[in-house]
RNA sequence: AGCUGGCCAGACAGUCGCUGCCUAUUGCUCUUUUUGAGCAUGGGAAGAGGAAAGUCCGGGCUCCACAGAGCAAGAUGUCGGCUAAUGACCGACCACCGUGAGGUGAGGAAUAGGGCCACAGAGACGAGCGUAUUUAGUUACGGUGAAACGCGGUAACCUCCAUCUGGAGCAAAACCAAAUAGGCAGGCUAUGAUGUUGCUCGCAGAGCCUGCGGGUAGGUUGCUUGAGCGCACAGGUAACUGUACGCCUAGAGGAAUGACUGUCCACGACAGAACCCGGCUUAUCGGCUGGCU
Repeated sequence: AGCUGGCCAGACAGUCGCUGCCUAUUGCUCUUUUUGAGCAUGGGAAGAGGAAAGUCCGGGCUCCACAGAGCAAGAUGUCGGCUAAUGACCGACCACCGUGAGGUGAGGAAUAGGGCCACAGAGACGAGCGUAUUUAGUUACGGUGAAACGCGGUAACCUCCAUCUGGAGCAAAACCAAAUAGGCAGGCUAUGAUGUUGCUCGCAGAGCCUGCGGGUAGGUUGCUUGAGCGCACAGGUAACUGUACGCCUAGAGGAAUGACUGUCCACGACAGAACCCGGCUUAUCGGCUGGCU
């Protein structure tokens, strides 16, 4: 001067809040007392990311579908491995770029067929054209260009071949379950049900009662202990795997994770969880560190 991995994402202290959890029984309410539940209050520990983002791939989970076969659509495409799985990742080969560390690669088929071939060049895909030549479009040559008068190139153009892929997604889905309206069954009813009233009369006059089941509002679950994280050892070139020990790290439901003050520094970027994981891509002030040229 470069190449390539890994890690961190202002620090500390104080005050006031917010979210769910645990706890205290201090108070209130509900419940038949205890028990229990809810609210308030006090105390305690915890509380966004390396990308939480895009939703581009792959899985878990849930519901639906599913004898088998085919079409369509999409994806992938050297070889081997790894994994829950993959189009991700790892290794090897090959091609290209770089002095090098290293980087990039959808890397099958051009004699199945179609399309396209910049600039230059008279002419660019299918044979024509020019010059010379010959009995004869018979033969030879033709500046440019990656390719020229051909059995050219191009598939990250269509296509062909091989292989693979069921659909929808936590607003999935499961459970509990009002009021009103409607459904089904039974009973009563113009011989007056029912309403009005405490009862009778009177008046009005076609529904009323009970049960069942479905759905809605609402509530609960799904929900965070997981293909989890850290560390050590072992196997493997590596991705990765195994064993032992230790740890618990948001779980809300219109949505908390904040604000202020002080001190210090290198003066702080991109950005905010919403079912959960493994990748990829994109955004990102800066700093630390391993290996290598």
Record summary:
A computed fold for a 293-nucleotide RNA from uncultured Nitrosomonas sp., annotated as Bacterial RNase P class A. Its Rfam family is "Bacterial RNase P class A". Gene Ontology terms of the family: dimeric ribonuclease P complex, tRNA processing and ribonuclease P activity. The RNAcentral record of the sequence draws on MGnify. Lineage of the source: Bacteria > Pseudomonadota > Nitrosomonadales > Nitrosomonadaceae > Nitrosomonas.